Source information:
A computed fold for a 73-nucleotide RNA from Candidatus Peregrinibacteria bacterium GW2011_GWF2_43_17, annotated as transfer RNA. The source organism's lineage runs through Bacteria, Bacteria candidate phyla and Candidatus Peregrinibacteriota. The sequence was found in a public genome assembly.
[in-house]
RNA sequence: GGUCCCAUCGUCUAGUGGUCUAGGACACUGCCCUCUCACGGCGGAAACACGGGUUCGAAACCCGUUGGGACUA
Numbered sequence: 001g002g003u004c005c006c007a008u009c010g011u012c013u014a015g016u017g018g019u020c021u022a023g024g025a026c027a028c029u030g031c032c033c034u035c036u037c038a039c040g041g042c043g044g045a046a047a048c049a050c051g052g053g054u055u056c057g058a059a060a061c062c063c064g065u066u067g068g069g070a071c072u073a
Base pairs, nucleotide, nucleotide: 001072002071003070004069005068006067007066010026011025012024013023018056028044029043030042031041032040049065050064051063052062053061
């Protein structure tokens, strides 16, 4: 250089074009529980890489950019 794949809370991940406010686990955090800690229970905060396009409607489909990865020369 060529071909292909991936990008969603702090981390790992679910998500068949509409349903809801993007869900779950761990982590963090508030309260309860406990003499205290841990465990446990009930809550909370936290995410669609970026720019265009298609569409009545895009996290999802298309194009490009950026970043990462695999194979190949």

It matches the Rfam family "tRNA". Rfam classes the family as a transfer RNA. Gene Ontology term of the family: triplet codon-amino acid adaptor activity.